[in-house]
RNA sequence: GCGGCGUUAGUUCAGUUGGUAGAACGCUAUCCUUCCAAGUUAGAGGUCAACGGUUCGAGACCGUUACGCCGCU
Numbered sequence: 001g002c003g004g005c006g007u008u009a010g011u012u013c014a015g016u017u018g019g020u021a022g023a024a025c026g027c028u029a030u031c032c033u034u035c036c037a038a039g040u041u042a043g044a045g046g047u048c049a050a051c052g053g054u055u056c057g058a059g060a061c062c063g064u065u066a067c068g069c070c071g072c073u
Stems, first nucleotide, its partner, number of pairs: 001072007010025004019056001027043003031039001049065005
């Protein structure tokens, strides 16, 4: 230098066909318990890496950039 894959909640990851973003664990509160843990119920938490484009509408499509991993030279 070239190519491929990835970037979504605090963490690990879904979201495959474009239609207002979810799970598990973690966190907070409640119930339960003499207390803790476990369990129950509820809740908070997201500029979907950044910018631009296409579209009535983009996490998903297109382009550029950044970062990480892999391969080639």
Predicted 3D model of a 73-nucleotide RNA (transfer RNA) from a Planctomycetia bacterium.
Its Rfam family is "tRNA". About the family: Transfer RNA (tRNA) molecules are approximately 80 nucleotides in length.
RNAcentral holds the sequence, with entries from ENA.
The source organism's lineage runs through Bacteria, Pseudomonadati, Planctomycetota and Planctomycetia.